A computed fold for an 89-nucleotide RNA from a Bacillota bacterium, annotated as c-di-GMP-I riboswitch aptamer. Its Rfam family is "c-di-GMP-I riboswitch aptamer". Rfam describes the family as follows. GEMM was predicted in a large-scale screen for bacterial structured RNA regulatory elements. Its mean pLDDT, the model's own confidence on a scale to 100, is 88.
[in-house]
RNA sequence: CAGCGAGAAAGGCAAACACGUCGAAAGGCGUGGACGCAAAACCACGGGCCUGAAGCUCCCCUCGGGAGACAGGCAGCCGGGUUGCCGAA
Numbered sequence: 001c002a003g004c005g006a007g008a009a010a011g012g013c014a015a016a017c018a019c020g021u022c023g024a025a026a027g028g029c030g031u032g033g034a035c036g037c038a039a040a041a042c043c044a045c046g047g048g049c050c051u052g053a054a055g056c057u058c059c060c061c062u063c064g065g066g067a068g069a070c071a072g073g074c075a076g077c078c079g080g081g082u083u084g085c086c087g088a089a
Stems, first nucleotide, its partner, number of pairs: 004087002012037002017032006035076001041082003045079003048074005056068005
């Protein structure tokens, strides 16, 4: 240094839920709170999942409903990229 991840050490993050807030929504942010996490640090490149207010295309077609493109989101869904603490076997 790489690989690897302990009955080690110092720490770190923070699910659900509650309150507040932004958003049409998915969801985000803050406070509390811990289910868990060796990258649960960062990045939407590939896959996957979620949302659809308004506008667009198509279908049924009375209200209205459905599908698609497209737009938005999830990094704690997987893969990928970048960076990082410690050092037993």